The RNA shown here (transfer RNA) has 73 nucleotides and comes from Candidatus Mediterraneibacter tabaqchaliae. The organism belongs to Mediterraneibacter, within Bacteria. The sequence is in RNAcentral, with records from ENA and Rfam. Rfam family: tRNA. Rfam's curators write: Transfer RNA (tRNA) molecules are approximately 80 nucleotides in length. Its family is annotated with triplet codon-amino acid adaptor activity in the Gene Ontology. The family's RNA type in Rfam is transfer RNA.

């Protein structure tokens, strides 16, 4: 220098074919218990990396930018 993949909750990751943003762990409140780490129930937590475009509608499609990883030279 060229190419590809990835970026979604504090962490690890789903999100199928464009229409409801989710799971596990963690955090927190309650129940249970003599007590607690276990078990059960509830809750908080997200500008979906970023700037545009397409569309009635974008986490998802298109273009640019940034970061990380890999490959080629």
């Nucleotide at each position: 220098g060229g190419a590809a993949g990835c970026a979604u909750a504090g962490c690890u990751c789903a999100g199928c074919u464009g229409g409801g943003a989710g799971a596990g762990c963690g955090c927190u409140c309650g129940c249970c218990u003599g007590a607690c780490u276990a078990g059960c129930g509830g809750g908080a937590g997200g500008u979906c990396a970023u700037g545009g475009g397409u569309u009635c509608g974008a986490g998802c499609c298109c273009c640019g930018u940034u970061g990380c990883u890999u490959c080629c030279a």